[in-house]
Context: one part of a larger RNA
RNA sequence: GAUUGAACGUUGGCGGCAGGCUUAACACAUGCAAGUCGAACGGUAACAGAAAGUAGCUUGCUACUUUGCUGACGAGUGGCGGACGGGUGAGUAAUGCUUGGGAAUAUGCCUUAUGGUGGGGGACAACAGUUGGAAACGACUGCUAAUACCGCAUAACAUCUCCGGAUCAAAGUGGGGGACCUUCGGGCCUCACGCCAUAAGAGUAGCCCAAGUGGGAUUAGCUAGUUGGUAAGGUAAUGGCUUACCAAGGCGACGAUCCCUAGUUGGUCUUAGAGGAUGACCAGCCACACUGGAACUGAGACACGGUCCAGACUCCUACGGGAGGCAGCAGUGGGGAAUAUUGCACAAUGGGCGCAAGCCUGAUGCAGCCAUGCCGCGUGUGUGAAGAAGGCUUUCGGGUUGUAAAGCACUUUCAGCGAGGAGGAAAGGGUAUUGCUUAAUAGGUAAUAUCUGUGACGUUACUCGCAGAAGAAGCACCGGCUAACUCCGUGCCAGCAGCCGCGGUAAUACGGAGGGUGCGAGCGUUAAUC
Numbered sequence: 001g002a003u004u005g006a007a008c009g010u011u012g013g014c015g016g017c018a019g020g021c022u023u024a025a026c027a028c029a030u031g032c033a034a035g036u037c038g039a040a041c042g043g044u045a046a047c048a049g050a051a052a053g054u055a056g057c058u059u060g061c062u063a064c065u066u067u068g069c070u071g072a073c074g075a076g077u078g079g080c081g082g083a084c085g086g087g088u089g090a091g092u093a094a095u096g097c098u099u100g101g102g103a104a105u106a107u108g109c110c111u112u113a114u115g116g117u118g119g120g121g122g123a124c125a126a127c128a129g130u131u132g133g134a135a136a137c138g139a140c141u142g143c144u145a146a147u148a149c150c151g152c153a154u155a156a157c158a159u160c161u162c163c164g165g166a167u168c169a170a171a172g173u174g175g176g177g178g179a180c181c182u183u184c185g186g187g188c189c190u191c192a193c194g195c196c197a198u199a200a201g202a203g204u205a206g207c208c209c210a211a212g213u214g215g216g217a218u219u220a221g222c223u224a225g226u227u228g229g230u231a232a233g234g235u236a237a238u239g240g241c242u243u244a245c246c247a248a249g250g251c252g253a254c255g256a257u258c259c260c261u262a263g264u265u266g267g268u269c270u271u272a273g274a275g276g277a278u279g280a281c282c283a284g285c286c287a288c289a290c291u292g293g294a295a296c297u298g299a300g301a302c303a304c305g306g307u308c309c310a311g312a313c314u315c316c317u318a319c320g321g322g323a324g325g326c327a328g329c330a331g332u333g334g335g336g337a338a339u340a341u342u343g344c345a346c347a348a349u350g351g352g353c354g355c356a357a358g359c360c361u362g363a364u365g366c367a368g369c370c371a372u373g374c375c376g377c378g379u380g381u382g383u384g385a386a387g388a389a390g391g392c393u394u395u396c397g398g399g400u401u402g403u404a405a406a407g408c409a410c411u412u413u414c415a416g417c418g419a420g421g422a423g424g425a426a427a428g429g430g431u432a433u434u435g436c437u438u439a440a441u442a443g444g445u446a447a448u449a450u451c452u453g454u455g456a457c458g459u460u461a462c463u464c465g466c467a468g469a470a471g472a473a474g475c476a477c478c479g480g481c482u483a484a485c486u487c488c489g490u491g492c493c494a495g496c497a498g499c500c501g502c503g504g505u506a507a508u509a510c511g512g513a514g515g516g517u518g519c520g521a522g523c524g525u526u527a528a529u530c
Stems, first nucleotide, its partner, number of pairs: 001530004006526005013377006019370002021335001026333003030330003035080003040077002043073002047071003050067008087288003096213007105205003110201008118152001120150002127142006158167003172193006180187002214260003221251003226248008263285004267278004290311005313324004341367001343366003349363001350361004380410004390401004414471001416466005424457001428452010474519005479500003485514005495502002
């Protein structure tokens, strides 16, 4: 000199953009952060409508009852999603990361293609009844549906194979409808969304190898599934991954083993570069989710807001037993020099579910707080010498503050008040036309046209008007390094200090004042890095 996720002191006008627990991976009150689908299902607790009935009468309204009939929908069965998104850096010096290779793999949703989607069965929730428990939560009996579950059939370009053969699947739902049939439910036709099998792709994930990736030798030897082979098991898959048997290997001064420290990379800071330091924010990978262990489900987890076991802690309890996990967003206590709101909205972008409308989304978009940083703007402009007054100083002549002020003439950024006012909006819905599908002018779908229509931010940005210099300057330093000097006080005292050093009666070095220098909504100090 540059830099910082900074803190402290002091001061503080506005805006834009960013950033904001570096410490206790300490403990957490409260609310929210993952749901959705009725176009899978039986249904109807709530709301609304309709129909029927009853009563009252102001004869078309009110009240009550019934009916899942309709819009919808609590709880339940079922599907998809809760493996993403969000947080943190404890562990990990290599099961990680970075770069470059590799072969023995899997893959929901998505894309492309081929073929199929036949015919049956028995349950379990919900519900009803009985019943245990303080609760959490159950138990028994009975009824019932499905895209839930299970056989049968079919079976290849799939799997196995001794090449003869053997084995394996599925589910329907919704919209519309001319004939024909009908038990009046529908069948049937068609379209859409699904379902099953196979192949390929894309993306994703698992695995292997090499090199690189901290410190310590005051750590020199380490290793028994250890190193290799055979066989078997296991896995999606290779492999001591596991087991049995056999051999005795394997690693190590090119630093094994052990100990300490540490997430890692792109990057960031500094620097002419080489290098050194670092890994906040943003992006990629990894690991973790109170501590330790385990599996289940699933395409994917050994799963932050799932399950089980053990432990510590907290809470409830009728003492028998139960409940919980903010390293999600806010917020609280604690620790600390130190780090924010228990905000608004799904309008946009993205995600989950859904045919869709839509619902959910503390992701995200915004707002609030903080000079924490960077950047921009302002705190007036011009004129004005009697060089006013006052202050300071003086050799008492003056000098300086100083065109500074006052005065005069202007301007109005920003802030204030008032008015207008984009863009972020694409979608979605209605109608019409055309194309495709089709038996069809239903329906669906695509394009076009037209009408309509969605904004948290938001009192938005921006523009115009009004008023008036009006509301807006401090901090550090002045002995040398280092830009900037005098007076007074003090008298090795009080004090200063980054280094050299100042102070013991004329201190440009302490304290005050005047003046000056530097930077400026900041300035200085401390800490840290180059």

The part of an RNA shown here (small-subunit ribosomal RNA, 5' domain) has 530 nucleotides and comes from an uncultured bacterium. Its mean pLDDT, the model's own confidence on a scale to 100, is 87.